Record summary:
A computed fold for an 85-nucleotide RNA from Desulfovibrio sp., annotated as c-di-GMP-I riboswitch aptamer. The model forms 100% of the base pairs in the Rfam consensus. RNAcentral holds the sequence, with entries from Ribocentre. Its Rfam family is "c-di-GMP-I riboswitch aptamer". Its family is annotated with cyclic-di-GMP binding in the Gene Ontology. The prediction has a mean pLDDT of 80.

[in-house]
RNA sequence: UCCCAAUAAGGCCACCCCUGCCGCGAGGCAGGUCCGGAAAGCCACGGGUCUCGGAGGAUGUUGCCGAGACAGCCGGGCCGCUGGG
Numbered sequence: 001u002c003c004c005a006a007u008a009a010g011g012c013c014a015c016c017c018c019u020g021c022c023g024c025g026a027g028g029c030a031g032g033u034c035c036g037g038a039a040a041g042c043c044a045c046g047g048g049u050c051u052c053g054g055a056g057g058a059u060g061u062u063g064c065c066g067a068g069a070c071a072g073c074c075g076g077g078c079c080g081c082u083g084g085g
Stems, first nucleotide, its partner, number of pairs: 002085004012037002017032006035072001041078003045075003048070007
């Protein structure tokens, strides 16, 4: 450096839900909780899902444009502990 692996040890994060705060909203932050996770560490590059606004449209429903959210949706990029090869 690369590959494989997860309780053997030291550890890490924290689903849903609850409370408070922020946001039009998706959602985010903090505390509690602990479903799970070998990257459930970071990044919005590609896809996907979700929110808001607009035009079109004229009972419009598909789709289009713009702005945002989700990294615990997938892929990708970067960094990293332990053990083995």